[in-house]
RNA sequence: GGGGGUAUAGUUCAGUGGUAGAGCAUUCUACUGCAGAUUGAGUGGUCACCGGUUCAAACCCGGGUGUCCCCU
Repeated sequence: GGGGGUAUAGUUCAGUGGUAGAGCAUUCUACUGCAGAUUGAGUGGUCACCGGUUCAAACCCGGGUGUCCCCU
């Protein structure tokens, strides 16, 4: 220099254009002599950024940034 993937909750990841979810973590509750395990409830998102298409975009298109891989 060229090509490809990826960016969503604290973390690991789902999410096939129609109001964004799970596991773990975290807070509270029940249980326990205490703790753990278990049970129930809750908190937590400008879907990295800028623009475009559309009645409607996390999702489609373009740009640029970070990161990973391949080629040279």
The RNA shown here (transfer RNA) has 72 nucleotides and comes from Trichonephila inaurata madagascariensis. The prediction has a mean pLDDT of 82. Rfam family: tRNA. Rfam's curators write: Transfer RNA (tRNA) molecules are approximately 80 nucleotides in length. The RNAcentral record of the sequence draws on ENA and Rfam.